[in-house]
């Protein structure tokens, strides 16, 4: 230098192929119920510039372009 894969909440992960309603789930966190207390269980809640910017579109996590970061491969 070239190619491929990945980047989504504190952590992990789905959704991308085939664009569509407030972006889902688990753990963790907060509050409540339960319990003598704790744990477990049950209920509820908060938390996301979907790596960054631009473009296409009525509408983008998803499509297109550029860039950044990490890993792997080739030279």
């Nucleotide at each position: 230098g070239g190619g491929c894969u990945g980047g989504u909440a504190g952590c992990a992960u789905a959704g991308c192929u085939u664009g569509g309603a407030u972006a889902g789930c688990g753990c963790a966190c907060u509050g409540g119920c339960c319990u003598c207390c704790u744990a477990a269980g049950c209920c509820a809640g908060a938390g996301g510039u979907c790596g960054g910017g631009g473009g296409u579109u009525c509408g983008a996590a998803u499509c297109c372009c550029c860039c950044c970061c990490a890993g792997c491969c080739c030279g």
RNAcentral holds the sequence, with entries from ENA. This is a predicted structure of a 75-nucleotide RNA (transfer RNA) from a Thermoplasmatota archaeon. Rfam family: tRNA. A reference for the family is Hou (1993), "The tertiary structure of tRNA and the development of the genetic code", Trends Biochem Sci. By type it is a transfer RNA. The organism belongs to Thermoplasmatota, within Archaea. Its mean pLDDT, the model's own confidence on a scale to 100, is 81.